[in-house]
RNA sequence: UAUUGUAAUUUAAUAGAAAUGCGUAUAAUUAUGGGGAUAUGGCCCAAGAGUUUCUACCAGACUGCCGUAAAUAGUCUGACUACGCAGAUAUAGUAAUAGAUU
Numbered sequence: 001u002a003u004u005g006u007a008a009u010u011u012a013a014u015a016g017a018a019a020u021g022c023g024u025a026u027a028a029u030u031a032u033g034g035g036g037a038u039a040u041g042g043c044c045c046a047a048g049a050g051u052u053u054c055u056a057c058c059a060g061a062c063u064g065c066c067g068u069a070a071a072u073a074g075u076c077u078g079a080c081u082a083c084g085c086a087g088a089u090a091u092a093g094u095a096a097u098a099g100a101u102u
Base pairs, nucleotide, nucleotide: 007102008101009100010099011098012097014092015091020086021085022084023083024082025081026056029049030048032046033045034044035043041066042065050057058078059077060076061075062074063073064072
C1' cells in the first nucleotide's frame, strides 16, 4: 500500500389490488322513423347526435298539459361505464442487502 475476515457506528426502502372519496365526460340529454295507450292513459322497438371516450342513455315521485286527438312538459331524487388523482388496506418484497467511517 492492497485485499480479505470480524466488530462497532452511520446512511438508504419500495410496490400495491378489490373497495372508498374527489375530478373530467354527459346534461343518465337530444333529433328522427315505426308501432301503441287515451284523463283509471301518456308506453314499446329501431337506427343517429352528444364524449380527446368504451359502455350506457333509464327508474321513481310530484306538479302540469292534452276534452278523446296525437303529442307530452317541468322539477326533484337515485346509477353504470371510461380515464385521472388521493389516503390507506389485503398482499408481495426488503436490512440475511449495499455504501461510508473507525